[in-house]
Context: one part of a larger RNA
C1' cells in the first nucleotide's frame, strides 16, 4: 500500500420495508444430474452452467454406435505419362447403400511459330504431402461473461519521506456521477461519467403516391373527377438551456416550490461496459505452438442412436374455475414477411385441408387479431372445470413420419380443490393479462427476438438481509 473484521460514520441500488403476481405441490413441454445403452457424440457447473453452444437431431445435420467399403485419398498445390475432352440423357444388371458391370443417343476444348510447343480439362501413377469436431482454453490469438454502466483507475512534474510509499484523489457542501463549487503543497493531464449518435413525446418547411378526404360533385366501396387543408409517410429544421420568478444556501455548486410549456431539470428507451478480477468461458465457429493419428483417431454410405427412464433437479407451458367456462352476436391494432413466395374470391369437406381461380417483386395485393363490450346459458360439482391419457379415421410436408413430425374429426376424459420450509420478477404505459409478427425451417415453437391491445397497487423510511462506493480503526494475512 492491500485485503479482512459478527468495528465505526456517510451514502446508493427492487438490497429490505410497502405493495402486485408467481415459482415450489398436478399434468405435459424442455434442459440437467443420475442411471441404462452397442451408442446413448461433444462442451457448459455458486451468483455469472442447467429452453445455454442448438435461430429449430426422420434421411442429411452428425462430431456418436453397429456393418459393408476406399487408401494421395471427399477437399488443396506440385512433378511424370496417357487422353482429347468433360458434360447430359437413357437401357440392363448386382448391391442395403456407397460402389461396380453395361446398352444407345446428343456433344465432340482453346491459342499456335504446326513443335505435343503453350494452356485446359479428366484419368492413372508415384512422393512430397492431403486430412483429424484427436489432446492440451494451464501454452495463445480473437471473441464473450463477470463485479457493473458501480464511479472509479491513473500519469507527468512538483513537494514530503532512507524507503515502501504519500500528496493530488483527503477536507466543508453538492450530483446520478472524482458532478460542480469552495478550501488546501499542489498545479495540470489522461482513460472513465456526462455530451456528441439513434429512437420515442410536440412545431414548422419541403414533397403528395401507393397514403389521405374538410369542401363540391359521384359511389355498394376514398369508388372516380377534384384537392393536398388533415392524418399519415420521410428529408431538413426548430424546441429545454435550472433560461424567467420566489424561497433556501457561504454573494458558490446546488436544492424546494411556480410560471410559462408538447415535454422540466439526466423528459422516457436504447447504443455505449475505464484500469482491473475470476490460470472465468470457448483449439467442436474461426485462427494457431507444442503433442498424437497416417490402410485410421482419415474419407464414403446403409441402419441405429442424440427421443432410452425406478428417480432427482433448473426453467417454462396449462389448469384447479362464475373476475370463470360455452354458445350467439360483435369492434379496434402495430413491428415485420412474401416469387420453388404470400394468396384474395368461390366450391367441396364437421374440421385439420382440398380444387378452381385472382391480385401481388408489394404504402398499391396478401398473410391479419385476440382479449374487451352485448345477448343467453351452466349454480359450486372434480363440474358444461381441466385437459393428460389411449382407442380409431383422416389431413399435410417430405425419397421416406415405424422406432422419431405437426395438425384435424369422434369417443376416451387422469392428477389437480391455489400448493411446506423455502424462493423469484416488477416502481408505469411498468407489473399482470390479450393476441399478432420474425429468425432459423420441405415439415415441426409452450423456447428466443420483437409488437402492439387493455391497464393497476405500492414505496412510511433505512433500525435489519445481501452487494456495492468513499472515509476512518484493528490485524499474529499478502
Nucleotide at each position: 500500500u492491500g485485503a479482512c473484521g459478527g468495528g465505526g460514520g456517510c451514502c446508493u441500488g427492487c438490497a429490505c420495508a410497502a405493495g402486485c403476481g408467481g415459482u415450489g405441490g398436478a399434468g405435459c413441454a424442455u434442459g440437467u444430474g443420475g442411471u441404462u445403452u452397442a451408442a446413448u457424440u461433444c462442451g457448459a457447473a455458486g451468483c455469472a452452467a442447467c429452453g445455454c453452444g442448438c435461430a429449430g437431431a426422420a434421411c442429411c445435420u452428425u462430431a456418436c454406435c453397429a456393418g459393408c467399403u476406399u487408401u494421395u485419398g471427399a477437399c488443396a498445390u506440385c512433378c511424370u505419362g496417357a487422353u482429347c475432352g468433360c458434360g447430359g440423357u437413357u437401357u440392363a444388371g448386382a448391391g442395403a447403400g456407397a460402389u461396380c458391370u453395361u446398352u444407345a443417343c446428343c456433344u465432340u476444348c482453346a491459342g499456335u511459330u504446326c513443335g505435343g510447343c503453350u494452356g485446359g480439362a479428366u484419368c492413372a501413377g508415384u512422393g512430397a504431402c492431403a486430412g483429424g469436431u484427436g489432446c492440451u482454453g494451464c501454452a495463445u490469438g480473437g471473441c464473450u461473461g463477470u463485479c457493473g454502466u458501480c464511479a472509479g483507475c491513473u500519469c507527468g512534474u512538483g513537494u514530503c519521506g532512507u524507503g515502501a510509499g504519500a500528496u493530488g484523489u483527503u477536507g466543508g457542501g453538492u450530483u446520478a456521477a472524482g458532478u460542480c463549487c469552495c478550501g488546501c503543497a499542489a498545479c495540470g493531464a489522461g482513460c472513465g461519467c456526462a455530451a456528441c449518435c439513434c429512437u420515442c413525446a410536440u412545431c414548422c418547411u419541403u414533397a403528395g403516391u401507393u397514403g389521405c378526404c374538410a369542401c363540391c360533385a359521384u359511389u355498394u366501396a376514398g369508388u372516380u373527377g377534384g384537392g393536398c387543408a388533415c392524418u399519415c409517410u420521410a428529408a431538413g429544421g426548430a424546441a429545454a438551456c435550472u433560461g424567467c420568478c420566489g424561497g433556501u444556501g457561504a454573494u458558490a455548486a446546488g436544492c424546494c416550490g411556480g410560471a410559462g410549456g408538447a415535454a422540466g431539470g439526466u423528459g422516457g428507451g436504447g447504443a455505449u461496459g475505464a484500469c482491473g478480477u475470476c490460470a472465468a468461458g470457448u483449439c467442436c465457429u474461426c485462427a494457431u505452438g507444442g503433442c498424437c493419428c497416417u490402410u485410421a483417431c482419415a474419407a464414403g454410405c446403409u441402419g441405429g442412436g442424440c427421443u432410452a427412464c425406478a428417480c432427482a433437479c433448473g426453467u417454462g407451458c396449462u389448469a384447479c374455475a362464475a373476475u370463470g367456462g360455452c354458445g350467439a352476436u360483435g369492434a379496434c391494432a402495430g413491428u415485420g414477411g412474401g416469387c420453388a413466395g404470400c394468396u384474395a374470391c368461390u366450391u367441396c369437406g364437421c374440421a385439420a385441408g382440398a380444387a378452381g381461380a385472382u391480385g401481388c417483386u408489394a404504402a398499391u395485393c396478401u398473410c391479419u387479431a385476440a382479449a374487451a363490450g352485448u345477448c343467453g346459458u351452466c349454480u359450486c360439482a372434480g363440474u358444461u372445470c381441466g385437459g393428460a391419457u389411449c382407442g380409431u379415421u383422416c389431413u399435410c410436408u417430405g425419397c421416406a413420419a415405424c422406432u422419431c413430425g405437426a395438425g384435424a374429426g369422434c369417443g376416451u376424459g387422469a392428477a389437480g380443490g391455489c400448493g411446506g420450509a423455502a424462493u423469484c420478477g416488477c416502481u408505469a404505459g411498468u407489473a399482470a393479462u390479450c393476441g399478432c409478427g420474425g429468425a432459423u425451417c420441405a415439415g415441426c415453437a409452450u423456447g428466443c427476438c420483437g409488437c402492439g391491445g387493455u391497464g393497476a397497487a405500492u414505496a412510511c423510511g433505512u433500525u435489519c438481509c445481501c452487494a456495492g462506493g468513499c472515509c476512518u480503526u484493528g490485524u499474529a494475512c499478502a

Predicted 3D model of a 478-nucleotide part of an RNA (small-subunit ribosomal RNA, 3' major domain) from Novosphingopyxis baekryungensis. The full RNA is in RNAcentral, with records from ENA and SILVA.